[in-house]
RNA sequence: GGGCCAGUAGCUCAGUUGGUUAGAGCGCGGGACUUAUAAGCCCGUGGUCGGUGGUUCAAGUCCACCCUGGCCCA
Numbered sequence: 001g002g003g004c005c006a007g008u009a010g011c012u013c014a015g016u017u018g019g020u021u022a023g024a025g026c027g028c029g030g031g032a033c034u035u036a037u038a039a040g041c042c043c044g045u046g047g048u049c050g051g052u053g054g055u056u057c058a059a060g061u062c063c064a065c066c067c068u069g070g071c072c073c074a
Stems, first nucleotide, its partner, number of pairs: 001073007010026004019057001027045005050066005
């Protein structure tokens, strides 16, 4: 230099062919329980979907460029 993959909550990840509201588990906070703690139970807490622009009535999803990480080729 060229190619491919990934980037969504504090962490690990879903998110279908563009559409209804952006979700799960873990975590964190509170409650109840207990002599107390843990586990389990109940309630809550969470995001500019890596960035900018574009297409569209509508973008996490499609397109372009850029950034970061990984793999391969040279």
The prediction has a mean pLDDT of 81. The RNA shown here (transfer RNA) has 74 nucleotides and comes from Candidatus Peregrinibacteria bacterium CG10_big_fil_rev_8_21_14_0_10_55_24. Rfam family: tRNA. It is annotated as a transfer RNA. Its family is annotated with triplet codon-amino acid adaptor activity in the Gene Ontology. NCBI's taxonomy places the organism under Bacteria, Bacteria candidate phyla, Candidatus Peregrinibacteriota.